Model confidence (mean pLDDT): 75 of 100. Predicted 3D model of a 424-nucleotide RNA (Bacterial RNase P class A) from a Planctomycetales bacterium. The model forms 93% of the base pairs in the Rfam consensus. Taxonomically the source falls in Planctomycetales (Bacteria, Pseudomonadati, Planctomycetota, Planctomycetia). It matches the Rfam family "Bacterial RNase P class A". Gene Ontology terms of the family: dimeric ribonuclease P complex, tRNA processing and ribonuclease P activity. The family's RNA type in Rfam is ribozyme. A source record names the gene rnpB.
[in-house]
RNA sequence: GGAGCGGACUGAGCGACCGCUGGCCAGAGUCGGGGAACCAGUGGUUCCUCGGCGAAUGGUUCGGAGGAAAGUCCGGGCUCCAUAGGACGCAGUGGUGGGUAACACCCACCGUCCGCAAGGAUCGGGAAAGUGCCACAGAAAAUAUACCGCCUCGUCGAGGCCGCGCCGGAGCUUGCUCCGGCCGACAUCGCUGAGGUAAGGGUGAAAUGGUGCGGUAAGAGCGCACCGCGUUGCGGGUGACCGCAAUGGCAGGGCAAACCCCACUGGGAGCAAGACCAAACAGGGAGGAGCCGGAAAUCUGUUCCGGCGCGGGCCGGUCCGGUCCGCCACCACUUCCGGGUAGGUUGCUAGAGGCGACGGGCAAUCGUCGUCCCAGAGAAAUGGCCGCUCUCGACAAAACCCGGCUUAUAGGUCCGCUCCGGUU
Numbered sequence: 001g002g003a004g005c006g007g008a009c010u011g012a013g014c015g016a017c018c019g020c021u022g023g024c025c026a027g028a029g030u031c032g033g034g035g036a037a038c039c040a041g042u043g044g045u046u047c048c049u050c051g052g053c054g055a056a057u058g059g060u061u062c063g064g065a066g067g068a069a070a071g072u073c074c075g076g077g078c079u080c081c082a083u084a085g086g087a088c089g090c091a092g093u094g095g096u097g098g099g100u101a102a103c104a105c106c107c108a109c110c111g112u113c114c115g116c117a118a119g120g121a122u123c124g125g126g127a128a129a130g131u132g133c134c135a136c137a138g139a140a141a142a143u144a145u146a147c148c149g150c151c152u153c154g155u156c157g158a159g160g161c162c163g164c165g166c167c168g169g170a171g172c173u174u175g176c177u178c179c180g181g182c183c184g185a186c187a188u189c190g191c192u193g194a195g196g197u198a199a200g201g202g203u204g205a206a207a208u209g210g211u212g213c214g215g216u217a218a219g220a221g222c223g224c225a226c227c228g229c230g231u232u233g234c235g236g237g238u239g240a241c242c243g244c245a246a247u248g249g250c251a252g253g254g255c256a257a258a259c260c261c262c263a264c265u266g267g268g269a270g271c272a273a274g275a276c277c278a279a280a281c282a283g284g285g286a287g288g289a290g291c292c293g294g295a296a297a298u299c300u301g302u303u304c305c306g307g308c309g310c311g312g313g314c315c316g317g318u319c320c321g322g323u324c325c326g327c328c329a330c331c332a333c334u335u336c337c338g339g340g341u342a343g344g345u346u347g348c349u350a351g352a353g354g355c356g357a358c359g360g361g362c363a364a365u366c367g368u369c370g371u372c373c374c375a376g377a378g379a380a381a382u383g384g385c386c387g388c389u390c391u392c393g394a395c396a397a398a399a400c401c402c403g404g405c406u407u408a409u410a411g412g413u414c415c416g417c418u419c420c421g422g423u424u
Stems, first nucleotide, its partner, number of pairs: 001420010012389004017384002020064004024059003029053011066395001070406002073404005078270004090266005095109005110124001111122004125261002130259002132255003147201002149197006156190003160186001162184002165182008209227006228250001229248008274346004284337005290308007309327007353372008390393001
């Protein structure tokens, strides 16, 4: 200098003005307690004081979206409902050890795979309990089997070669040569039949351990060496697992994000949970008082008039008083009670909280001490505008809270490490 690997952080900055929203403070007022005085007659009024709430408005006041606020995929807190215990079923998790409130998360380690390496990936229990599946191709996809090939044996055929073999013919050197036919043996080739084999070829994602030597008719763990695998023993490790030795010729290939088996875990619903206050209208429940005299027309009933009483409304500061209405039941009226709706309050943000130091731990993380308060809206606030600067700005907006995971993300900063090349 180049190419990479892993991790942490950041997510334009400064200032002025005007808004929105929450806290705090000030606030008209209002509620409650205490005290004093007055009216009046046992309840009101006024003043003082203490505490709570607190509209409009105001303030040299304090705060106001994110690393993902997102997806709502896991886990927990909180709330209500359900719940004796157990079993079945259903769902989830799945190497080992730890962390945690808990987890499908995190850390460390193990095994396997990938990368020269730094490192990365891992849905990683059981296939000898049982059932099921394995496309196409291929002989065969699982009680194995045999298409080509290789090897052995047999029938038939072809041509080749061999034989003091047999028969016939010719020549003559008369026991030799040549020709033809037959027979037999040998190896080769072709057709076909029986068998052996699983080395090799071919098919496939996958074919019954791999490589080599020996061996064999050809082959084959058939034998041997090494590798792999199984079993046993010893050693190391908390453990997953690892190492060494002996031993077994080697066992039924894969799929359990197919059913299934094993181990462990799991009640349901969610802040529109839940709690409190509580109109109007309409339902529900409970309560409310009449008596005397006269008249119409003679008793009862009914109606009307008068008196007394009771209840309620209005006038009135209060009492007295005046006035109106009602007074068996029903209806109506009126008073009270209760449930619920609209609406309001709460739940609501101080928390498994942030930061720092020290300590334990390889780490995740835990402990102690100190310090800080950091959105809380409710149809939903966090914006507008101006000036200056820069590298000209990505993905994206809280809704009960928290721990994770996943997904999106322009640009920038820092730390650790690996490989290659050059120079000294």